[in-house]
Background: A computed fold for a 73-nucleotide RNA from a Myxococcota bacterium, annotated as transfer RNA. NCBI's taxonomy places the organism under Bacteria, Pseudomonadati, Myxococcota. It matches the Rfam family "tRNA". Rfam describes the family as follows. Transfer RNA (tRNA) molecules are approximately 80 nucleotides in length. It is annotated as a transfer RNA.
RNA sequence: UGGGGUGUGGCGCAAUCGGCAGCGCGUCUGGUUCUGGCCCAGAAGGUUCCAGGUUCGAUCCCUGGCACCCCAG
Numbered sequence: 001u002g003g004g005g006u007g008u009g010g011c012g013c014a015a016u017c018g019g020c021a022g023c024g025c026g027u028c029u030g031g032u033u034c035u036g037g038c039c040c041a042g043a044a045g046g047u048u049c050c051a052g053g054u055u056c057g058a059u060c061c062c063u064g065g066c067a068c069c070c071c072a073g
Base pairs, nucleotide, nucleotide: 001072002071003070004069005068006067007066010025011024012023013022019056027043028042029041030040031039049065050064051063052062053061
């Protein structure tokens, strides 16, 4: 420098053909327990990497950029 891939709660990942952003772990609260853990119930937590565009509507499509990974030189 060129090509490809990835970017979504604290962490790991889903989200069909564009139509209410979910799951597990973790955290918090309550129950249970002599206490803790396990278990049960509930809750909080997201400008979906950034800036534009298309659209009634974008995590998803288009353009540019950023970060990381792989391949080539």